[in-house]
Context: one part of a larger RNA
RNA sequence: UUGGGCUUAAAGUGUCCGUAGCUUGUAUAAUAAGUUCCUGGUAAAAUCUAAUAGCUUAACUAUUAGUAUGCUAGGAAUACUGUUGUACUAGAGGGCGGGAGAGGGCUGAGGUACUUCAGGGGUAGGGGUGAAAUCCUAUAAUCCUUGAAGGACCACCAGUGGCGAAGGCGUCAGACUGGAACGCGCCUGAGAGUGAGGGACGAAAGCCAGGGGAGCGAACCGGAUUAGAUACCCGGGUAGUCCUGGCCGUAAACGAUGCAUACUAGGUGAUGGUACGGCGACGAGCCGUGUCAGUGCCGUAGGGAAACCGUUAAGUGUGCCGCCUGGGAAGUACGGUCGCAAGGCGAAAACUU
Numbered sequence: 001u002u003g004g005g006c007u008u009a010a011a012g013u014g015u016c017c018g019u020a021g022c023u024u025g026u027a028u029a030a031u032a033a034g035u036u037c038c039u040g041g042u043a044a045a046a047u048c049u050a051a052u053a054g055c056u057u058a059a060c061u062a063u064u065a066g067u068a069u070g071c072u073a074g075g076a077a078u079a080c081u082g083u084u085g086u087a088c089u090a091g092a093g094g095g096c097g098g099g100a101g102a103g104g105g106c107u108g109a110g111g112u113a114c115u116u117c118a119g120g121g122g123u124a125g126g127g128g129u130g131a132a133a134u135c136c137u138a139u140a141a142u143c144c145u146u147g148a149a150g151g152a153c154c155a156c157c158a159g160u161g162g163c164g165a166a167g168g169c170g171u172c173a174g175a176c177u178g179g180a181a182c183g184c185g186c187c188u189g190a191g192a193g194u195g196a197g198g199g200a201c202g203a204a205a206g207c208c209a210g211g212g213g214a215g216c217g218a219a220c221c222g223g224a225u226u227a228g229a230u231a232c233c234c235g236g237g238u239a240g241u242c243c244u245g246g247c248c249g250u251a252a253a254c255g256a257u258g259c260a261u262a263c264u265a266g267g268u269g270a271u272g273g274u275a276c277g278g279c280g281a282c283g284a285g286c287c288g289u290g291u292c293a294g295u296g297c298c299g300u301a302g303g304g305a306a307a308c309c310g311u312u313a314a315g316u317g318u319g320c321c322g323c324c325u326g327g328g329a330a331g332u333a334c335g336g337u338c339g340c341a342a343g344g345c346g347a348a349a350a351c352u353u
Stems, first nucleotide, its partner, number of pairs: 004324003007307002012321001014201004021194003025088007033081002035077008048066007092188003095184003103177002106174004110154002114150008125136002162169002206247006215241002220236004258320006266298004271293009302309002326353003336345003
C1' cells in the first nucleotide's frame, strides 16, 4: 500500500540471452472497440443527505426531493489509444571499406628464475632471526662451474592504456572464431525496448574420476616468543594450487549506482576511427583544428542529509523489470526443490526490544 524510496541509512537479481506480458517512430485513409457527449431503460425497500411534519423535545417515525459516480439500448463526435490498409526513414538490422584490441578455445615454439640429479673445482661451515633454535652438512654441504631433467610462471614493455555481458583476459607464432567503434548512406522498412517464469555463462575455495607435482602451501609436526600462544616469526610439510573430463553456483560477483532512450554550460588528459590543413628525413611519421565512439580528472545549472554526483548524473523526462518497509531471533527453523557431499535457492513464527 491511491504514499515514499533503493551510491554510503532497509533496498539494483553476479552477468547476459530470451518466452508471456507491458511499452512503442513518421505520414495518410478506413473503422468506431476504448474515449467524450446526448436520449431512453434499469440500479427493490430499508439505509444515507436535505427540507417539512407527528409523538412535550431528542432518539424514533412519516412525506417529498436527492444520492447510489454502475449496468444496458440507441444516436452523435473522431483529437488521442486500438484494429486494418497504404507509404516513409531519423530507431533497428543488413551490405561494402580500411583500421584497433591481454576477447575466446586449439596447436606449436621460446625465455629467465627455481628445484632435483650427474661431472669437475673447493673446505668447514651453511641457513635462519629482533636475538635464537629446530634444520642441512665430514656418506663433503653452502659456494664456483659444465650438463641433464622437471613443473609452474611469463620480468622490462605496462599506461586511472586496451578488450570482454559479467566472471575475467598479459612471452612469441599460426590457422579457426565472437563482439564493438569509425567511414560510405547502397539495401530492408518499425522486424524495436524491457523482460515475470525459463535458459546459458559465472573468481576463489570445495567435490568426483584420471594425470601431474618444481615452487608456494590450509591441516599437521617441530623450534622460538609468551603468564599461556591451539597465533604472529623460523625449519619442515599433506590436501590444494597445474592439466583433462564432470559437478558446485557462491563473493565487498563493487561504480556497494538495473537496462534502454531523449534533453540539460564548459575546461583539460589519454585511446580507437575519420575529415581538413601544415611539416616532412617520405615511415603504418610528426603537429594543429573539427567530428564520432569508448575511457579519466575538474567543474556550471540542478540534485543531495551530507560526503559528493554533475552529458560516463546520483540533474530533467519516458518505458519495462528487480528490490525495501524498525533492531534481534534469521538469511535461521519446518516443509519443498537442486546437489555426490559441502551446501545452494526460496523462506517464516513464537519470543524479545

Small-subunit ribosomal RNA, central domain from a Promethearchaeota archaeon, 353 nucleotides, folded computationally.
Taxonomically the source falls in Promethearchaeota (Archaea, Promethearchaeati).
It matches the Rfam family "Archaeal small subunit ribosomal RNA".